Predicted 3D model of a 73-nucleotide RNA (transfer RNA) from a Nanobdellota archaeon. Its Rfam family is "tRNA". By type it is a transfer RNA. It was read from a public genome assembly. Its mean pLDDT, the model's own confidence on a scale to 100, is 82.
Formats: sequence, C1' cells, structure tokens
RNA sequence: GCCUCCGUAGCAUAGUAGCUAUUGCGUUACCUUGGUAAGGUAAAGGUCACGAGUGCAACUCUCGUCGGAGGCU
Repeated sequence: GCCUCCGUAGCAUAGUAGCUAUUGCGUUACCUUGGUAAGGUAAAGGUCACGAGUGCAACUCUCGUCGGAGGCU
C1' cells in the first nucleotide's frame, strides 16, 4: 500500500430482504429473612463509533472518516 470482517447500555451480546432496539451479568429500589446470601418483582441506563447521502422512514442500504482484528505484498 491492497483485501476482508468488526464497532449496539458499565461489561458481554442478539437483531440488518428498512418501519416502537434484545438478552445475560452488573447497578438501584422493593418483597422475602432475626440478619446476610440465594430467590422473586420492578426501575434506571443506549446520540446503535463519527459525518454525509438515498428515502415517507436508516442500527440496517451507499460514500467518506476514525478505531480494532485478520490476511496479502
């Protein structure tokens, strides 16, 4: 230098033939207990890396940028 793949909540992760973003762990509150752990219920937490384009509508398609992984030279 070229090619391919990846970037989604504190961590890990599902979801992309375009139409309200998923789960687990963790966190917080409550229930349960004499108390803790375990268990149960609920809640908070996401500019879906960044910018632009197409479109009624974009995490999803297109282009560029940044970052990461692998391969070729």